[in-house]
Molecule: c-di-GMP-I riboswitch aptamer
Organism: Paraliobacillus quinghaiensis
RNA sequence: UACCGAUAAAGGCAAACUUAUCGAAAGGUAAGGACGCAAAGCCAAGGGUCUAACGUAUACAUGAAUGUAUGCCACGAUUGCCGAGCCACCGAA
Numbered sequence: 001u002a003c004c005g006a007u008a009a010a011g012g013c014a015a016a017c018u019u020a021u022c023g024a025a026a027g028g029u030a031a032g033g034a035c036g037c038a039a040a041g042c043c044a045a046g047g048g049u050c051u052a053a054c055g056u057a058u059a060c061a062u063g064a065a066u067g068u069a070u071g072c073c074a075c076g077a078u079u080g081c082c083g084a085g086c087c088a089c090c091g092a093a
Stems, first nucleotide, its partner, number of pairs: 004091002012037002017032006035080001041086002046082002048078003055072007
């Protein structure tokens, strides 16, 4: 240095939930709170998953405008889903 990850040491992050807020939603942000995490640090370009506003197809209502319902759809979200890449504390076996 690399691999590896200890009943070691110093630390770090923060699930669910609650409150407030943004968003059509998924979900995000802040505070509280800890399920857990050796990268639960960064990265949404790869894959998976979630939502379906806009758009579009069908059906119904309707004189028309339009409205309702269902399906499809990501340019939206998720890194604490996987995988790749980059940076990084400690040093037992």